[in-house]
RNA sequence: CGACGUCGCGCGGGAGAGACCGGGUUGCUCAUACGCCGCCCGGCACCGAAGGAGCAAUUCCUCCCCGGAACCUCUCAGGUACCAAGGACCGCGCGAAGAAG
Numbered sequence: 001c002g003a004c005g006u007c008g009c010g011c012g013g014g015a016g017a018g019a020c021c022g023g024g025u026u027g028c029u030c031a032u033a034c035g036c037c038g039c040c041c042g043g044c045a046c047c048g049a050a051g052g053a054g055c056a057a058u059u060c061c062u063c064c065c066c067g068g069a070a071c072c073u074c075u076c077a078g079g080u081a082c083c084a085a086g087g088a089c090c091g092c093g094c095g096a097a098g099a100a101g
Stems, first nucleotide, its partner, number of pairs: 001101001006096008018044001020043006027036002045080003051076001052074003058070004
């Protein structure tokens, strides 16, 4: 001097699933009502790529056992029209420590 990798930051990309049902309520509308927006409560259904849990199945580490991990499984959390937010992961840039050479 310094690749790859790790961590952090910034930018870009980034899926899925009920515009569900019932009740209450402010407001609007209205002949009473119905209806609409927002909010709250309850219910069932569903998604899975923040996080979490688990190796029972699948796959990988690895040919076997043990063990571990996962975009695998479970859905606690989170989420389910558009928008917004979030989003594993990917790309680019910058920075930090270390470092093969």

Description
RNAcentral holds the sequence, with entries from Rfam and Ribocentre. A computed fold for a 101-nucleotide RNA from Kibdelosporangium aridum, annotated as Glycine riboswitch aptamer. Its mean pLDDT, the model's own confidence on a scale to 100, is 83.